Predicted 3D model of a 72-nucleotide RNA (transfer RNA) from Lineolata rhizophorae.
It matches the Rfam family "tRNA". Rfam classes the family as a transfer RNA.
The sequence is in RNAcentral, with records from ENA and Rfam.
Its mean pLDDT, the model's own confidence on a scale to 100, is 82.
RNA sequence: AGGCUUGUGGUCUAGUGGUAUGACGUUCGCUUCACACGCGAAAGGUCCUGGGUUCGAUCCCCUGCAGGCCUA
Numbered sequence: 001a002g003g004c005u006u007g008u009g010g011u012c013u014a015g016u017g018g019u020a021u022g023a024c025g026u027u028c029g030c031u032u033c034a035c036a037c038g039c040g041a042a043a044g045g046u047c048c049u050g051g052g053u054u055c056g057a058u059c060c061c062c063u064g065c066a067g068g069c070c071u072a
Stems, first nucleotide, its partner, number of pairs: 001071007010024003018055001026042005048064001050062003
């Protein structure tokens, strides 16, 4: 320098044109003398940025940024 790929709550992850799933973690309650485990509930996400297509974009297209891989 060129090509490919990934970007989703604090972490990991599912998802696919109709505003997002689960696990862990956090908080509260129950339980315990207390802690842990267990059970129940809740909070927590401008879906990397900007633009385009569309009635509608996390999803499709383009640009940029960041990470990874390959070639030189």